A computed fold for a 101-nucleotide RNA from an Anaerolineaceae bacterium, annotated as SAM riboswitch aptamer (S box leader). Taxonomically the source falls in Anaerolineaceae (Bacteria, Chloroflexota, Anaerolineae, Anaerolineales). The sequence was found by an Rfam model in a public genome assembly. Of the family's consensus pairs, 97% are formed in the model. Its Rfam family is "SAM riboswitch aptamer (S box leader)". About the family: The SAM riboswitch is found upstream of a number of genes which code for proteins involved in methionine or cysteine biosynthesis in Gram-positive bacteria.

[in-house]
RNA sequence: CUUCUAUCCAGAGAGGCGGAGGGACCGGCCCUACGAAACCUCGGCAACCAGAUCAAACGAUCGAUGGUGCUAAUUCCGGCAGGAAAACUGGAAGAUAGAAG
Numbered sequence: 001c002u003u004c005u006a007u008c009c010a011g012a013g014a015g016g017c018g019g020a021g022g023g024a025c026c027g028g029c030c031c032u033a034c035g036a037a038a039c040c041u042c043g044g045c046a047a048c049c050a051g052a053u054c055a056a057a058c059g060a061u062c063g064a065u066g067g068u069g070c071u072a073a074u075u076c077c078g079g080c081a082g083g084a085a086a087a088c089u090g091g092a093a094g095a096u097a098g099a100a101g
Stems, first nucleotide, its partner, number of pairs: 001101008013042004021031003025079004043071003048067003051062004075093001080090003
C1' cells in the first nucleotide's frame, strides 16, 4: 500500500516545548496569539488483539498486565442514491482494530 471482516449518536486533559495553523479531501461551519500543528512528560477513556475463566463450537464473562487506538463539536455537518422536501434509510469516502497478501 491492497483485500476482507468488525466498529464509528457513549467516553476521556493537564504541564512542557513550539510559534500559525488545525478540524483527511471539497463546500459549509467551527477551533486557534486567552497560543494552532508537530514533539515530549504525566494522567485519563475505551476494550479491537493478546491474557484469565466458562463453552464442542458460536460465543459469554472478567480484568486492565502487554500491543494498538483515542482524549472540541455524532466521523463537526453535508457531498452519492432513494424521498417534492424534511426526517429517515442505504451507500461512498475516511478513521481504528484484526486477519491475509